The prediction has a mean pLDDT of 80. This is a predicted structure of a 474-nucleotide part of an RNA (small-subunit ribosomal RNA, 3' major domain) from an uncultured prokaryote. RNAcentral holds the full RNA, with entries from ENA. Its Rfam family is "Bacterial small subunit ribosomal RNA".
[in-house]
Context: one part of a larger RNA
RNA sequence: UGACGGGGGCCCGCACAAGCGGUGGAGCAUGUGGUUUAAUUCGAUGAUACGCGAGGAACCUUACCUGGGCUUAAAUGUUAUCGGACAAGCUGGGAAACCAGUCCUUCUUCGGACAAAAUUCAAGGUGCUGCAUGGCUGUCGUCAGCUCGUGCUGUGAGGUGUCGGGUUAAGUCCCAUAACGAGCGCAACCCUUAUCUUUAGUUGCCAGCGAGUAAUGUCGGGGACUUUAAAGAGACUGCCUGUGCAAACAGGAGGAAGGUGGGGAUGACGUCAAGUCAUCACGGCCCUUACGUCCAGGGCUACACACGUGCUACAAUGGUGAGUACAGAUUGUUGCUGCUUGGUGACAAGUUUGCUAAUCAAUAAAACUCAUCUCAGUUCGGAUUGAAGUCUGAAACUCGACUUCAUGAAGUUGGAAUCGCUAGUAAUCGCGCAUCAGCCAUGGCGCGGUGAAUACGUUCCCGGGCCUUGUACA
Numbered sequence: 001u002g003a004c005g006g007g008g009g010c011c012c013g014c015a016c017a018a019g020c021g022g023u024g025g026a027g028c029a030u031g032u033g034g035u036u037u038a039a040u041u042c043g044a045u046g047a048u049a050c051g052c053g054a055g056g057a058a059c060c061u062u063a064c065c066u067g068g069g070c071u072u073a074a075a076u077g078u079u080a081u082c083g084g085a086c087a088a089g090c091u092g093g094g095a096a097a098c099c100a101g102u103c104c105u106u107c108u109u110c111g112g113a114c115a116a117a118a119u120u121c122a123a124g125g126u127g128c129u130g131c132a133u134g135g136c137u138g139u140c141g142u143c144a145g146c147u148c149g150u151g152c153u154g155u156g157a158g159g160u161g162u163c164g165g166g167u168u169a170a171g172u173c174c175c176a177u178a179a180c181g182a183g184c185g186c187a188a189c190c191c192u193u194a195u196c197u198u199u200a201g202u203u204g205c206c207a208g209c210g211a212g213u214a215a216u217g218u219c220g221g222g223g224a225c226u227u228u229a230a231a232g233a234g235a236c237u238g239c240c241u242g243u244g245c246a247a248a249c250a251g252g253a254g255g256a257a258g259g260u261g262g263g264g265a266u267g268a269c270g271u272c273a274a275g276u277c278a279u280c281a282c283g284g285c286c287c288u289u290a291c292g293u294c295c296a297g298g299g300c301u302a303c304a305c306a307c308g309u310g311c312u313a314c315a316a317u318g319g320u321g322a323g324u325a326c327a328g329a330u331u332g333u334u335g336c337u338g339c340u341u342g343g344u345g346a347c348a349a350g351u352u353u354g355c356u357a358a359u360c361a362a363u364a365a366a367a368c369u370c371a372u373c374u375c376a377g378u379u380c381g382g383a384u385u386g387a388a389g390u391c392u393g394a395a396a397c398u399c400g401a402c403u404u405c406a407u408g409a410a411g412u413u414g415g416a417a418u419c420g421c422u423a424g425u426a427a428u429c430g431c432g433c434a435u436c437a438g439c440c441a442u443g444g445c446g447c448g449g450u451g452a453a454u455a456c457g458u459u460c461c462c463g464g465g466c467c468u469u470g471u472a473c474a
Base pairs, nucleotide, nucleotide: 001474002473003471004470005469007468008467009466010465011464012463013462015458016457019421020420021419022418023417026312027311028310029309030308031307032306033305034303035302042053043052064298065297066296067295068294069293070292076122077121081117084114089102090101091100092099093098106113107112124287125286127285128284129283133281134280135276136275137274138272140270145184146183147182148181149180150179151160152159153158164175165174166173190264191263192262193261195233196232197231198230199229200228201227205222206221209220210219211218236258239252240251241250242249243248314414318373319372320371321370322369323368324367330362331361332360335355336354338351339350340349341348342347380411385406386405387404388403389402390401391400427450428449429448430447431446432445433444
């Protein structure tokens, strides 16, 4: 100087407390361990692995296994040689890859070009090492810290500044001061949301005027309103009162918004030889008729079991049937699909359908109203299984989703323990998107609808910051 202490002081955080809802029990989905297997490819493993890489494993993907092929090779360039082929098509073998045969043979300004064969040099490797590395990432932590120049001080390692008194979300600011300044962080600048104004009205809107319809901004028209999208305004402790030397704090006014208004992006010096050689790049090592490469089939989906993360429930604040409303964001031409017809339905067919989209399309559901069920393993719950189908796709056996009928398991609120959340949040309800032929999505990322309870407080648990003290530690 650090680190540590079941030392001390001060402070903070959904850390505890106060509340609300979960997990742990059940069934299923998914990931992991283990076991099994010809193979169940590889990586990730306390917090910081386990719905993670994977934003989509039937083939492909695919790296694994079994079997069958190729050896300058799948691609590109190059060296010398050769001299018109190769490929496609056809025939035979084959699971295919591929092998064998047949057929057919380029342009020319004659310099050559083009393509092939064989050949030379370069290949290829998801093989090893993340403890040789770059880049990227997690974490402490959006915590308030980490340093430097000059000066001063100490023999020196170092110290001071950065400590002290206040204050703050903050090393934020003020006062004091052998320190005076500065840098990386904090904050602000950026995006979004909440209010208003101006500009602009089409595909959006419709108050007033007119026309028209069974009805509808449907039409003329209009820019008021909503809205769209560009530019501005607006919040700064600016004003008032109180406390205070000040910084600031408490309250108030005005205001759409008040003291960082809400949310996002943004992650200092560093820590964990943290993670990744399988995104990519790269040093070294290793393989080269194979650890390279092509193909078919299988596997990654196994199943006594254990754990994590979720979904659905156990019901009456509910289930079922009928009726009636109200979103936002986004996507769409190999696409989204209206309408009509057929089918109980998944879906199919037809069509002057509309839309390359503020123009057309993609049903909001909880909610509300009425009826019924009356506390039961039930009109709860839907696993499992049987049958018949639909769709995608060469192909649904291993191994897809969906529909209809039948079947109707466990489960009556879950031990010890444990997780999330402070407001448009939790809880609850549906909608969309990426990937994608289809989909094992209950996952991920977004969007809106309905919409709470509680916080006395900091003694205790956990993590962190500053000061101080002790030390058989470095």